RNA sequence: AGGGGGCCGGGCAGCCGCGCCGCAUCGCAAGGUGCGCCGAGGAAAGUCCGGGCUCCACGAAGCAAGGGUGGCGGGUAACGCCCGCCGUGGCAGGGAUUUGCGUCCCUGCCACAGGGAAAGUGCCACAGAGAGAAUACCGCCGAUGGCCCGCGGUCCUUUCGGGGAAUGGGGGCACAGGCAAGGGUGAAAGGGUGCGGUAAGGGCGCACCGGGCGGCCGGCAACGGUCGCCGCAUGGCAAACCCCACCCGGAGCAAGACCGAAUAGGGGUCUCGCGCCUGCGCUCUCAGGGGCAAGGGCAGGGGAGUUUCGCCCCGAGAGGCCCGGGUUGGUUGCUUGAGCGGCGGAGUAAUCCGUCGCCGAGAUGAAUGGCUGCCCCCGCGGCGUGGGUCCUUCACCGGAUACCGCCUGCGGGACAGAACCCGGCUUACAGGCCCCCU
Repeated sequence: AGGGGGCCGGGCAGCCGCGCCGCAUCGCAAGGUGCGCCGAGGAAAGUCCGGGCUCCACGAAGCAAGGGUGGCGGGUAACGCCCGCCGUGGCAGGGAUUUGCGUCCCUGCCACAGGGAAAGUGCCACAGAGAGAAUACCGCCGAUGGCCCGCGGUCCUUUCGGGGAAUGGGGGCACAGGCAAGGGUGAAAGGGUGCGGUAAGGGCGCACCGGGCGGCCGGCAACGGUCGCCGCAUGGCAAACCCCACCCGGAGCAAGACCGAAUAGGGGUCUCGCGCCUGCGCUCUCAGGGGCAAGGGCAGGGGAGUUUCGCCCCGAGAGGCCCGGGUUGGUUGCUUGAGCGGCGGAGUAAUCCGUCGCCGAGAUGAAUGGCUGCCCCCGCGGCGUGGGUCCUUCACCGGAUACCGCCUGCGGGACAGAACCCGGCUUACAGGCCCCCU
């Protein structure tokens, strides 16, 4: 210097203030006063997972739907969390081997949605000839067949110049065809390196590495080691559908329970009251009649107004008692709990067991704060018979720097605020301390 892990999150004192509770005192009560005790966090946050608790629904179990989880083992109340281990990939360091490239081994750190791609379906943009039980653009070859040109011998024929047939060997073309080495495209093109072989090539053959299958050994297991067989036989994506295994009822303290004022409204009962005439219309009926009733008239009451006339309004409820529901509100749920600390033990660890001790908020238009002093930490500034380094000088003197020390100096000390309670994860965070590895 880099990486990993754990911890702390200013301290003490004084004064003033706030919230719950207890005690004392004053007060009929509401409440006041005094004293005492306690009073935010590592994340109280995001509300992302898992539980406790409460209510609702539900015979049990299973299936379906939907959602979630996904290497193995352990821990836990449970988890997608934690611990340990395994595998794969990456980075750093070291070692072995090699001329070198490279390969292998060990250690540390990081990442992993780390079950199944040989059940099926689907997708693989652009580029590219070809993206799937795939392809041939450039390229290589052209052994074999085809075509062309010389040469040699044989046979047939001849007008003796020659012509023809099959054939041997050579050269050329790149037509049929062969190949997938090399080039090129791409994230990805049917294992990799090397030798042999071939017309050219290719697991075509061989050696090593990789891979698949099976046996044995080690391990609880994931998996590892080794031996044998197979030239390799079906590329990737499941954070696409899907398949496999396992898990999951819903809502949440504004859950839920209790008490319950005034006013308004509902029901019951009692008391008082509800003028006369007409009557649109509705309804019951034993067809005789009964009930309700819009509207109008007369009489009545009230209002402004000095009165009359006139105008406007009212006319069926009111009161007492009882019952039940609800709102505001109050009480409860509410903080002793998968609690915290010490010691001992088991375990690699997470964690668990035993024992002893302790009580550390309970607010609800929501308390937990402010000031002062001293100390602590950080930054800046200033100062120095400080020990160094550098510049200048012959030297002295002088100057500049990081460190160290000092200062009545100046500024700053983060992220952030419980709301039923726990276990996690994630995110934010000035500064500081400790341990481990390189």
Bacterial RNase P class A from uncultured Croceibacterium sp., 438 nucleotides, folded computationally. Its mean pLDDT, the model's own confidence on a scale to 100, is 77. Lineage of the source: Bacteria > Pseudomonadati > Alphaproteobacteria > Erythrobacteraceae > Croceibacterium. Rfam family: Bacterial RNase P class A. The family's RNA type in Rfam is ribozyme.